C1' cells in the first nucleotide's frame, strides 16, 4: 500500500429492514440465614464516529477509526 472478515452491557453471545434492542454470567438492592456462600425476586446497564437510502437502519450504501487476518 491492496483486499476480506469484525466493532452491540463490565464480558460472552442473539437479534440482519418493522423496535419497547434480548440473554447468560458479573454489579447493585430486597429476602432468606446466627453470618457467609448458594437459592429466589428486582434493578441499572450497550448498537465504534459521521453521513447517506428508507416510512421505518444493529441490520443496507460510502468515509473515517479501531481489531484480526492474506498478498505484496
Nucleotide at each position: 500500500g491492496c483486499c476480506c472478515u469484525c466493532g452491540u452491557a463490565g464480558u460472552u453471545c442473539a437479534a440482519u429492514g418493522g423496535a419497547u434492542a434480548g440473554a447468560a454470567c458479573a454489579a447493585g438492592a430486597c429476602a432468606c440465614u446466627c453470618c457467609u456462600a448458594a437459592c429466589g425476586u428486582c434493578u441499572a446497564g450497550a448498537u465504534g464516529c459521521a453521513g447517506g437510502u428508507u416510512c421505518g437502519a444493529u441490520u443496507c450504501c460510502u468515509a473515517c477509526c479501531g481489531a484480526g487476518g492474506g498478498c505484496a
Notes: Transfer RNA from Candidatus Taylorbacteria bacterium RIFCSPLOWO2_02_FULL_46_40, 72 nucleotides, folded computationally. RNAcentral holds the sequence, with entries from ENA. The same sequence occurs in records of 2 taxa. Lineage of the source: Bacteria > Bacteria candidate phyla > Candidatus Tayloriibacteriota. Its Rfam family is "tRNA".